[in-house]
RNA sequence: GCUCGACAAGGGCAAACCGGUCGUGAGGCCGCGACGCAAAGCCAUGAGUCUUAGAUAUCAAAGAUCGUCAGGCUGCCGAA
Numbered sequence: 001g002c003u004c005g006a007c008a009a010g011g012g013c014a015a016a017c018c019g020g021u022c023g024u025g026a027g028g029c030c031g032c033g034a035c036g037c038a039a040a041g042c043c044a045u046g047a048g049u050c051u052u053a054g055a056u057a058u059c060a061a062a063g064a065u066c067g068u069c070a071g072g073c074u075g076c077c078g079a080a
Stems, first nucleotide, its partner, number of pairs: 004078002012037002018031005035067001041073003045070003048065005
């Protein structure tokens, strides 16, 4: 250095529920709260899933989700 990941150390993030707020919606943000997480840090690039205002969501288009998986970039600690 790479791989790997302890009942290690010091820290970090924060699911569901509930309240507020924005959005047609998926959902975002804030607070509360911890189910979990070694990239649960960042990027919608590929796939998946979800949404789209009177109705519908097969196709197209436009969106959402990186806490679904893959890929890219970056990163703390160091036992076996």
Molecule: c-di-GMP-I riboswitch aptamer
Organism: Planctomycetaceae bacterium